[in-house]
RNA sequence: GCCGAUGUAGCUCAACUGGUAGAGCAAUGCUUUCGUAAAGCAUAGGUUGUCGGUUCGAGACCGACCAUCGGCU
Numbered sequence: 001g002c003c004g005a006u007g008u009a010g011c012u013c014a015a016c017u018g019g020u021a022g023a024g025c026a027a028u029g030c031u032u033u034c035g036u037a038a039a040g041c042a043u044a045g046g047u048u049g050u051c052g053g054u055u056c057g058a059g060a061c062c063g064a065c066c067a068u069c070g071g072c073u
Base pairs, nucleotide, nucleotide: 001072002071003070004069005068006067007066010025011024012023013022019056027043028042029041030040031039049065050064051063052062053061
């Protein structure tokens, strides 16, 4: 230099053909217990890597860039 993959909650990952961004774990509160753990219930947590484009509507499509990983030279 060229090619490919990945980027979404604190962590691990979903979100089907474009149509309200979710789960588990972790966190916080409550119940339970003499107390703790476990268990149950509830709550909070997001500029979907960045900037543009297409579209009535983009996490998903298109372009450029950034980061990580892999391959080729």